RNAcentral holds the sequence, with entries from MGnify. This is a predicted structure of a 105-nucleotide RNA (SAM riboswitch aptamer (S box leader)) from uncultured Negativibacillus sp. Model confidence (mean pLDDT): 82 of 100.
[in-house]
RNA sequence: CUUAUCAAGAGUGACAGAGGGGACAGGCCCUGUGAAGUCCGGCAACCUGCAAAAAGCGAAGCGCUUUGUAAGGUGCCAAAUCCUGCGGCAAAGCCGAGAGAUGAG
Numbered sequence: 001c002u003u004a005u006c007a008a009g010a011g012u013g014a015c016a017g018a019g020g021g022g023a024c025a026g027g028c029c030c031u032g033u034g035a036a037g038u039c040c041g042g043c044a045a046c047c048u049g050c051a052a053a054a055a056g057c058g059a060a061g062c063g064c065u066u067u068g069u070a071a072g073g074u075g076c077c078a079a080a081u082c083c084u085g086c087g088g089c090a091a092a093g094c095c096g097a098g099a100g101a102u103g104a105g
Stems, first nucleotide, its partner, number of pairs: 001105006011040001013039003019030003024085004041077003046073003049069005056062002081099001086096004
């Protein structure tokens, strides 16, 4: 840079001991009934693997695609990406953009 997804889901565990929700601003929250962090555990199914079906090409075989699985690589485990920040609709609200996060290339 391109592309897909982002209102679902995930702990009454151990250690630890005061912060945390990325930064800025404005809100709103979580937290000694234990924050961050580490370990364990879990969720999910993006990529790989594996199983079944299968357009098509075929001698073997390969295989678009679909479904399943969860072994491997990531990711994730309060609240919509916590909400707003820019634009449209008269507005509640909705839609979109931008920014960001994650995967694959």